[in-house]
RNA sequence: ACAUCAUCAAGAGCAGCAGAGGGACUGGCCCUGUGAAGCUGCGGCAACCUUCCGGAGGGAAAGGUGCCAAUUCCAGCAGAGUAUAUCUGACAGAUGAAUG
Numbered sequence: 001a002c003a004u005c006a007u008c009a010a011g012a013g014c015a016g017c018a019g020a021g022g023g024a025c026u027g028g029c030c031c032u033g034u035g036a037a038g039c040u041g042c043g044g045c046a047a048c049c050u051u052c053c054g055g056a057g058g059g060a061a062a063g064g065u066g067c068c069a070a071u072u073c074c075a076g077c078a079g080a081g082u083a084u085a086u087c088u089g090a091c092a093g094a095u096g097a098a099u100g
Stems, first nucleotide, its partner, number of pairs: 002100002004097005013042005021031003025076004043068003048064002050060004072092001077089004
């Protein structure tokens, strides 16, 4: 990096350094000098791996990850639909698990 499987409508931030960008991509629409990305410290959420009771289901959270604006911010392809409304399913993306 590529294959496989699962999940993605919930949840969770302050401070310091820094200094203009960020929200994957494209188009929208947003966030941002009342301070972006990044780094550091501390804090938190969740519960995939882990673990306990077990029938379903439920509990725990030390460790390995992940995450802490907006549904994965919305749409991008296809279908339903009078429809730029709305709904459904893919694709893409993200995260985890185990193997090659």
Molecule: SAM riboswitch aptamer (S box leader)
Organism: Megasphaera cerevisiae DSM 20462